[in-house]
Predicted 3D model of a 475-nucleotide part of an RNA (small-subunit ribosomal RNA, 3' major domain) from an uncultured bacterium. Its mean pLDDT, the model's own confidence on a scale to 100, is 83. Its Rfam family is "Bacterial small subunit ribosomal RNA".

Context: one part of a larger RNA
């Protein structure tokens, strides 16, 4: 100078506390560890591994393991020798790679060769083979926590100090005062993105207030209105008052669509953990080269005494079934989304339309609401498991896909000792839509929007952190 204390002293944070909901008991889904296997590839291990990489394991993937095959190799790039256009069809054998056969086919040329290709040889390819403790790039984590340094001066024998300490203020090392400092750099902040309110330009596929016309904004008409989507207006302690040092500010009030960072995103300082990743890519060294490469075919990654993680669905009358009615955003769509008829209980079939899309479709939004039933019960809760019967994807559903119909109808009556998330259009809760994708194990992840709460007295205590001090057998 750190770091560190069951030292103090100030002060944040869903850190406690006062709420509201969950978790830990049930089945399930998922991933992990174990264990088991011929394999159950690899890696992630407190927070910060465990619905993690994986934004999709039947075959491919795919790295695994058993068997069959090949060694200039499944792709690249030269040389050298030496043969053939290339290539396209079929047939046998085979479990395919793959092997034989036969058919068609004679390319450009300046005749030197070229293009593409077989076989031989060679310089080499090729590794998801170690090593993240050799490494780059990316990444988590403290923590969006308010800190970490520089320059010159000054002080100190030096390591250092000081600036960065004091009062005060702030979300903030934000500001103001003060002051052996005085500046200034990475960080806070704004500077950009949505959202909230208004103007202005502009009306098609958007909209429809007055006319007319329709089953329908459907047609004529119009852009006023919503609404789209560009450019601009607006919030800045400017105004007033109280308090503070005449200050930084802090309270209250006015007007305002908004008020003191309005809300929410993106943005992550110097650093730490030899943090994670050689299996995204690079990339040293090492190790392999008839194999650790590299083709197939089938298994395996889906095993199943067990134990933890993350979640879904329950356990029911604020609810469960039937019937009937209303109200979104926000994405996607030509190998695609499909409207409407028809046929099936129904998954979906079959016609056949519209759409490169604010035109047409996905699209039914659901909870809400209105009847009507059911009456407290392992039940008209609860749906797991198993039978049989189909759909659909796709060469292929057996290991090992989703969905329908009918039967079956387990556990579960609210959950011990912990423990987790959340402060407002949030928690609770209900549905819709994307990526991956032939399907699809999604209850997962990313988004969108209906409905819509309670609590916060306060910091003594747990947990993290930041500035100041004090000890100190640690460095």
């Nucleotide at each position: 100078u750190g770091a560190c204390g069951g030292g103090g002293g100030c002060c944040c944070g869903c850190a406690c506390a006062a709420g509201c909901g969950g978790u830990g008991g049930a089945g399930c889904a998922u991933g992990u560890g174990g264990u088991u296997u011929a394999a159950u590839u690899c890696g992630a291990u407190g927070c910060a591994a465990c619905g993690c990489g994986a934004a999709a394991a039947a075959c491919c993937u795919u790295a695994c393991c058993u068997g069959g095959g090949c060694u200039c190799g499944a792709a690249a790039u030269g040389u050298u020798a030496u043969g053939g256009a290339a290539u396209a069809c079929g047939a046998u054998a085979g479990a395919g790679a793959u092997a034989u056969c036969g058919u068609a086919g004679u390319u450009c040329u300046u005749c030197g060769g070229a293009a593409c290709u077989g076989u031989a040889a060679u310089a080499u390819a090729g590794g998801u083979g170690c090593u993240g403790c050799a490494u780059g790039g990316c990444u988590g984590u403290c923590g969006u926590c308010a800190g970490c340094u520089c320059g010159u001066g000054u002080c100190g024998u030096g390591a250092g100090a000081u600036g960065u300490c004091g009062g005060g203020u702030u979300a903030a090392g934000u500001c103001c005062c003060a002051u052996a400092a005085c500046g200034a750099g990475c960080g806070c902040a704004a500077c950009c993105c949505c959202u909230g309110u208004c103007u202005u330009u502009a009306g098609u596929u958007g909209c429809c207030a007055g006319c007319a016309u329709u089953c329908a904004g459907u047609u004529g008409g119009g852009c006023a209105c919503u609404c789209u989507a560009a450019a601009g207006a607006g919030a800045c302690u400017g105004c007033c008052g109280a308090c503070g040092u005449u200050a930084a500010g802090u309270c209250g009030g006015a007007g305002g669509a908004a008020g003191g960072u309005g809300g929410g995103g993106a943005u992550g300082a110097c650093g730490u953990c030899a943090a994670g990743u050689c299996c995204u890519c690079a990339u040293g060294g090492c190790c392999u080269u008839u194999a650790u490469g590299u083709c197939c075919a089938g298994g395996g990654c889906u095993a199943c005494a067990c134990a933890c993680g993350u979640g879904c669905u329950a356990c029911a009358a604020u609810g469960g079934u039937c019937g009937g009615u209303a109200c979104a955003a926000a994405g996607g769509g030509c190998u695609g989304c499909u409207a409407c008829a028809c046929a099936g209980c129904g998954a979906u079939g079959u016609g056949a339309u519209g759409c490169u899309a604010a035109u047409c479709u996905c699209u039914a939004a659901a909870a809400a609401c209105c009847g009507a039933u059911c009456u407290c019960a392992g039940u008209u809760c609860g749906g797991a498991u198993u039978g049989a019967a189909g759909u659909c994807u796709g060469c292929a559903a057996c290991u090992c896909g989703a969905c329908u119909u009918c039967a079956u109808g387990a556990a579960g009556c609210u959950g011990g000792a912990u423990u987790c998330g959340c402060u407002a259009g949030u928690a609770a809760u209900c549905g819709c839509g994307c990526a991956u994708c032939a399907g699809c194990a999604a209850u997962g992840g990313c988004g969108c929007g209906g409905u819509g709460a309670a609590u916060a007295c306060g910091u003594u205590c747990c947990c993290g952190g930041g500035c100041c001090u004090u000890g100190c057998a640690c460095a």